[in-house]
RNA sequence: GAAGCCCACUAGACCACCGCUGGUGCAAUCUGGGAAACCAGGCACUGGAGGAACGUCCGGACUGCAUAGGGCAGCGUAGCAGUUAACGGCUGUCCGCCGACAAGCCCGGCACGCAAGUGUUGGGCCCUAAGGUGAGGAUUAGAGCAACAGAGACGAGCCGCUUGAGUGCGGGUGAAACGGGCAAUCUCUACGCGCAGCAAUACCAAGUAGGCCAACGUUGACGGGGCCCCCGGAGUUGGCGGGUAGGUAGCACCGAGCCGUUUGGGUGACCAACGGCCCAGAGUAAUGGUGGUCACACGGAGGGCAACUUCCGUGCACAGAAUCCGGCUUAUCGGUGGGCUUCACAC
RNA sequence: UCCCCCGUGGUGUAAUGGCAGCACAGAUGACUUUGACUCAUCUGGUCGAGGUUCAAAUCCUUGCGGGGGAACCA
Repeated sequence: GAAGCCCACUAGACCACCGCUGGUGCAAUCUGGGAAACCAGGCACUGGAGGAACGUCCGGACUGCAUAGGGCAGCGUAGCAGUUAACGGCUGUCCGCCGACAAGCCCGGCACGCAAGUGUUGGGCCCUAAGGUGAGGAUUAGAGCAACAGAGACGAGCCGCUUGAGUGCGGGUGAAACGGGCAAUCUCUACGCGCAGCAAUACCAAGUAGGCCAACGUUGACGGGGCCCCCGGAGUUGGCGGGUAGGUAGCACCGAGCCGUUUGGGUGACCAACGGCCCAGAGUAAUGGUGGUCACACGGAGGGCAACUUCCGUGCACAGAAUCCGGCUUAUCGGUGGGCUUCACAC
Repeated sequence: UCCCCCGUGGUGUAAUGGCAGCACAGAUGACUUUGACUCAUCUGGUCGAGGUUCAAAUCCUUGCGGGGGAACCA
């Protein structure tokens, strides 16, 4: 210097004015809306979208099902070990597969050259490096599949050579020719799994039709995936029709929380100690609009030996919280920093 | 926001690991004075990508598109 990889952070910043929303303090006990429950309204300070918030693919926290217990079926995972609240995640390691336009080697072509050779180009090799990736248990527990081709796809055998003997060695067909292949075929082994999901649930106010019909039901209906046992148990289910679509909590500050160029243990993921911080909570859904300056990128014009600098214009990807957290997959414009591998050249 | 289901010629619908069929529509030809009907022939497809396997519409993963459902009182 070139090429190939891996990791971390960031994802525009500041000022002014106006607007929205949460919290804290003050003010007020009033005004407006409403049938009610309840909602809204002032001032000051302060906080206010993401690395994926997307997808809804996993695991949980939390809420409910009276409390659930046992079994069958079903579903999930799969080398070995560790980590975690847990996971199908992550880390290390074993095995398999992928992995460079560089360098080297081989083959072919072109040009120069008396020749040796030099340059260039196409193809192949390189048991591969860093790295990436794996759905990675089991074929003597048992079944099943292999179309076409081929003589034959679980006991079968065509052609050639050989042998006491389809005994041994080759060829052909095919993905595969035998003590073989396929388990992301069924299955077996080991381990694990109650079910739903904040539109879960809890409470308040109002209102009608607490209506009508049918079936089942103490000989047990029904009881949060299916079936059985057990347990509880009096109404349950379906259809038609009607009344409300109002308000509060759930709800964010105690979190499996976040940050640290701190210390110790560990190869690592991570764990422990110490220090610091509080960091959205809407409810048809807030986090915005305008102006200016700067940064970054692109384009144009000019100055300068260069480093660089002046002006103008355009823009900045993927995309927006909705109960929350830990992961995975997918989309994506740029910027900053660090590390690893191979090769070439110079010292 | 969450849960569930689906995707096959232009349209409808079969094929559940082994050649993607059928019908309607369309094109051409035959028949007819012309058209329709009928007959014959033809074009055209597994939503996209990846994986397992000898082989995938089918099995699995993911991306895209479409459809359905959810709160109370009685």